[in-house]
RNA sequence: ACCCGCGUGGUAUAAUGGCCGUGCCUCGGUCUCCAAAACCGAUGACGGGGGUUCGAUUCCCUCCGCGGGUG
Repeated sequence: ACCCGCGUGGUAUAAUGGCCGUGCCUCGGUCUCCAAAACCGAUGACGGGGGUUCGAUUCCCUCCGCGGGUG
């Protein structure tokens, strides 16, 4: 330099173009003499910009970051 893949809460990951789901963590509650466990609930996310569309995590372009490959 060129080619391919990935980027979603603190963390690990899902999602046919139609309310961003789940595990762990954190916080609150129930239970308990207290705690743990268990159960219930809550907070919190789509890398930046632009485009297409009634509607974009999803499709297109570009940039940034990470990983892999070719020479």